This is a predicted complex of two RNAs, RNase P RNA and transfer RNA, with 493 nucleotides together. The coordinates come from a structure-prediction model, not an experiment, and the mean pLDDT is 76. It holds a member of the Rfam family "Bacterial RNase P class A". The family's RNA type in Rfam is ribozyme.
RNA sequence: GGAGAAGACCGGGUGAUCGCCCGCAGGGUUUCCACCAGCGGGAGGAAAGUCCGGACUCCAAGGGCAGGGCGCUGGGUAACACCCAGGCGGAGUGAUCCGACGCCGGCGCCACAGAAAACAAACCGCCGAUGGCCGAGCAUCACCACCAUUCGGCUCAGGCAAGGGUGAAAUGGUGGGGUAAGAGCCCACCGCGUCUGUGGUGACACGGACGGCACGGCAAGCGCCGCCCGGAGCAAGACCAAAUAGGAGGAUACGAGAAGCGGGCACCGGUGCCGCUUCUCAUCGGCUGGCCCGGCCGAGGUCCUCGGGUAGGUCGCAUGAAACUCGGGGCAACUCGAGUUCCAGAGAAAUGAUCAUCCCCGUCUCGGAUGGAAACCGAGGUGGGACAGAAUCCGGCUUAUAGGUCUUCUCCAGCG
RNA sequence: CGGGGCGUAGCGCAGCCCGGUAGCGCACUGCGUUCGGGACGCAGGGGUCGAAGGUUCAAAUCCUUUCGCCCCGACCA
Numbered sequence: 001g002g003a004g005a006a007g008a009c010c011g012g013g014u015g016a017u018c019g020c021c022c023g024c025a026g027g028g029u030u031u032c033c034a035c036c037a038g039c040g041g042g043a044g045g046a047a048a049g050u051c052c053g054g055a056c057u058c059c060a061a062g063g064g065c066a067g068g069g070c071g072c073u074g075g076g077u078a079a080c081a082c083c084c085a086g087g088c089g090g091a092g093u094g095a096u097c098c099g100a101c102g103c104c105g106g107c108g109c110c111a112c113a114g115a116a117a118a119c120a121a122a123c124c125g126c127c128g129a130u131g132g133c134c135g136a137g138c139a140u141c142a143c144c145a146c147c148a149u150u151c152g153g154c155u156c157a158g159g160c161a162a163g164g165g166u167g168a169a170a171u172g173g174u175g176g177g178g179u180a181a182g183a184g185c186c187c188a189c190c191g192c193g194u195c196u197g198u199g200g201u202g203a204c205a206c207g208g209a210c211g212g213c214a215c216g217g218c219a220a221g222c223g224c225c226g227c228c229c230g231g232a233g234c235a236a237g238a239c240c241a242a243a244u245a246g247g248a249g250g251a252u253a254c255g256a257g258a259a260g261c262g263g264g265c266a267c268c269g270g271u272g273c274c275g276c277u278u279c280u281c282a283u284c285g286g287c288u289g290g291c292c293c294g295g296c297c298g299a300g301g302u303c304c305u306c307g308g309g310u311a312g313g314u315c316g317c318a319u320g321a322a323a324c325u326c327g328g329g330g331c332a333a334c335u336c337g338a339g340u341u342c343c344a345g346a347g348a349a350a351u352g353a354u355c356a357u358c359c360c361c362g363u364c365u366c367g368g369a370u371g372g373a374a375a376c377c378g379a380g381g382u383g384g385g386a387c388a389g390a391a392u393c394c395g396g397c398u399u400a401u402a403g404g405u406c407u408u409c410u411c412c413a414g415c416g
Numbered sequence: 417c418g419g420g421g422c423g424u425a426g427c428g429c430a431g432c433c434c435g436g437u438a439g440c441g442c443a444c445u446g447c448g449u450u451c452g453g454g455a456c457g458c459a460g461g462g463g464u465c466g467a468a469g470g471u472u473c474a475a476a477u478c479c480u481u482u483c484g485c486c487c488c489g490a491c492c493a
Base pairs, nucleotide, nucleotide: 001412002411003410004409005408006407007406008405009404010403012358013357014356015355016354017353018352020042021041022040023039024038026036027035044387048398049397051396052395053394054393055392056233057232058231059230062293063292064291065290067229068228069227070226071225072086073085074084075083076082087101088099089098090097091096102224103223106222107221108218109217110216123164124163125160126159127158130157131156132154133153134152135151136150172190173189174188175187176186177185191213192211193210194209195208196207197206198205199204237315238314239313240312247306248305249304250303251302252301255281256280257279258278259277260276261275262274263273283299284298285297286296287295288294308492309491310490322341323340324339325338326337327336328335329334359385360384361383362382363381364380365379366378367377368376417489418488419487420486421485422484423483426442427441428440429439436473444460445459446458447457448456466482467481468480469479470478
């Protein structure tokens, strides 16, 4: 000097003028409001997506099933799908980065192609040692027949899984031996499995012995294992005020027993009947926004649909898992202690506009320098400066983002 | 602000749960039929499955992120 990696931070500054929202106290007013002047505060790193986790509030807030989520190990945290440290696997020369990374025992799936896709199998191919068939052929004086050993052929029985071919995937890989040809058939190394030793909290790592391989892939398929989760959401919810056709339709019970009281039969008593009240049991309905049990409420409330009315105020609502500084613990995430500070908040919703100047980037012109250009320096003109905006509040993640600053580290090249 | 759903040919939809050649109707094109048109018959074309990334041999389908559209929700009786 070039090319990168990781982390942290800023994301326009200053001034003038004109405005906007909230609060405080003052004037104003009988009081309140309006209005006037003053002081203080007024968006973000993502306020966003609403993807997770909580706080908070309500629901009669118990158990089970279903359902959902998470998933290497250890730690952090209020909690997490987040963060930190480590392991393993992968990428990179490296700094470093990436990883939904438990389990294939059960069920299911593996299209097309291919001989064969999970019990293995044999299309081309290799072999045909052994058995079979065919041919040749020796010994005898000759011929014929049969023909042992032998040789050759066929590839019929069969053998093989090395090679080819198909596929995403073909039942360990490389090398050697071996064989008719081959093959973990045998051997060495690697891989794998089982048992085991040492180290580590652990994920795992490093060994030792044995086994010749028997055990394909997929769980972001059903599932299994471990852990976690009740539901709804600030339009939660609480209080005040106002208004009405305080409405219509529909769904859903009225059973049994006991006790008491009453009625009626001309009168009295018993039994029975009828009515009412209470209790018990059963049933039914509603609630527990999936189901069951259980529970609670009711026997007249509840639920559904349609219709009607009001669409006002206050609280919830910003002192909080708060921010900053210092010190202690911890590799770190984080945590503990002390001190200081109070920092938007309303409503379909304020936080802005203009000008000047400075800053950054692009471009053009002129000048300087040079033999000439480029780069560089100076002056001027012109254009641009992102993504985006609180809505109950926090902790995260993800996504969008012009441009810029700083720190640490890696590789390459050059010079000393 | 909170909750839910959808996106596949020009239009309306199926396929998605349980991955294996992307389909149906209307529309469009050509031919036939007719004097001509419509209707009808025959044949045919047309798809980044909203976008990106991942899992898988393989994704419209499963997972994650993202874009766009639609619907619902106040209180009182």